The RNA shown here (Bacterial RNase P class A) has 372 nucleotides and comes from a Pseudomonadota bacterium.

RNA sequence: GGAGUCGGCCAGGCAACCGCUGUGUACGCAAGUGCAGGGAGGAAAGUCCGGGCUCCAUCGGGCGCGGUGCCAGGUAACACCUGGGGGGCGUGAGCCUACGGAAAGUGCAACAGAAAGAUACCGCCUAAGCGCAGCGCAAGCUGCGCCGGUAAGGGUGAAAUGGUGCGGUAAGAGCGCACCGCGCGGGUGGCAACACGUCGCGGCACGGCAAACCCCACCGGGAGCAAGGCCAAAUAGGGAAGCACGGUGUCCGCAAGGGCAUCACCUGUGCCCACAGGGGCUUCCGGGUAGGUCGCUUGAGGUGCGCGGCGACGCGCAUCCCAGAGGAAUGGUUGCCCAAGACAGAACCCGGCUUAACGGCCGACUCCAACU
Numbered sequence: 001g002g003a004g005u006c007g008g009c010c011a012g013g014c015a016a017c018c019g020c021u022g023u024g025u026a027c028g029c030a031a032g033u034g035c036a037g038g039g040a041g042g043a044a045a046g047u048c049c050g051g052g053c054u055c056c057a058u059c060g061g062g063c064g065c066g067g068u069g070c071c072a073g074g075u076a077a078c079a080c081c082u083g084g085g086g087g088g089c090g091u092g093a094g095c096c097u098a099c100g101g102a103a104a105g106u107g108c109a110a111c112a113g114a115a116a117g118a119u120a121c122c123g124c125c126u127a128a129g130c131g132c133a134g135c136g137c138a139a140g141c142u143g144c145g146c147c148g149g150u151a152a153g154g155g156u157g158a159a160a161u162g163g164u165g166c167g168g169u170a171a172g173a174g175c176g177c178a179c180c181g182c183g184c185g186g187g188u189g190g191c192a193a194c195a196c197g198u199c200g201c202g203g204c205a206c207g208g209c210a211a212a213c214c215c216c217a218c219c220g221g222g223a224g225c226a227a228g229g230c231c232a233a234a235u236a237g238g239g240a241a242g243c244a245c246g247g248u249g250u251c252c253g254c255a256a257g258g259g260c261a262u263c264a265c266c267u268g269u270g271c272c273c274a275c276a277g278g279g280g281c282u283u284c285c286g287g288g289u290a291g292g293u294c295g296c297u298u299g300a301g302g303u304g305c306g307c308g309g310c311g312a313c314g315c316g317c318a319u320c321c322c323a324g325a326g327g328a329a330u331g332g333u334u335g336c337c338c339a340a341g342a343c344a345g346a347a348c349c350c351g352g353c354u355u356a357a358c359g360g361c362c363g364a365c366u367c368c369a370a371c372u
Stems, first nucleotide, its partner, number of pairs: 001368010012337007020039002023036005041343001045354002048352005053224004065220005070084005085099001086097004100215002105213002107209002121154002123150003129146007162180006181204001182202004187196003228294004238285006246263007265278004301320008338341001
């Protein structure tokens, strides 16, 4: 100098003016006004996990369903994080990894290929068995065919039944042996996952896929702030008390009671006719609707220091208060500067994950090249 890896941080700046919304305070009957102070994010997003909180359900257990899945730790909890192990990638810093079980069962495997779970296409063999032919006195030999043997070689495939060599055989084959690999047991180290290499045993025990069903182990009640609590109009309906309360007919009903018609009564209207309207009124109680209010932001909280731990994190002390709306505030205009400003807007809260994203700063580390 170039190329990279990991971690942390920032998220245009300044000023003036005009607004919006909470809090405190002063004044004011109130409406409001003045002053002081607060006012989006690293992802507020997706709503994918985990918890708090609320209501409902709940002795407990099982089935089912869903989730998780190497080990140890952290945490309120997790599918998250930290440290470690195994495997894979990278020269390296480092990165990725659902990583239990395939000798319980079921199932799947495009294309190619004979065959994808038990298989013979080419090739190799003709030992055993059978038939035919030739030769031979015969025993038998040779050839062909059938029936077969063979996973060594070719070929197909992502994948074809451990590898190399020697022996062996008709040809072959862990069929036998040696070494390598594998599995099991013992040993050593480690809390463990696991590792190590010595010893012993096993010829190797039917390949792959379980983010296919399944099996095993562990975990999980349901619904969600439109949760849920409180206050509480008008109208209608429910209950209670008091006052008022005529007749007839008819219908429903066992009854209580109710509907309709008509006469009388009351009102429009001082009176009459006609017409229209009216059939109870007052007070109280309770539920609930509109509406209001609480939940609502002080919290597994931030910062600093110390201590413990490799670390995630924990403990202690000090200090700070940092949006809380409810059609939903957090903005607008102008000027100046520069490296020219991305993704994006809280709605009960918190821990994560994932996704989106202009540019920049800091720290640690790796590789390459050159020079000293």
Its mean pLDDT, the model's own confidence on a scale to 100, is 78.
The sequence was found by an Rfam model in a public genome assembly.
Rfam family: Bacterial RNase P class A. It is annotated as a ribozyme. About the family: Ribonuclease P (RNase P) is a ubiquitous endoribonuclease, found in archaea, bacteria and eukarya as well as chloroplasts and mitochondria.
NCBI's taxonomy places the organism under Bacteria, Pseudomonadati, Pseudomonadota.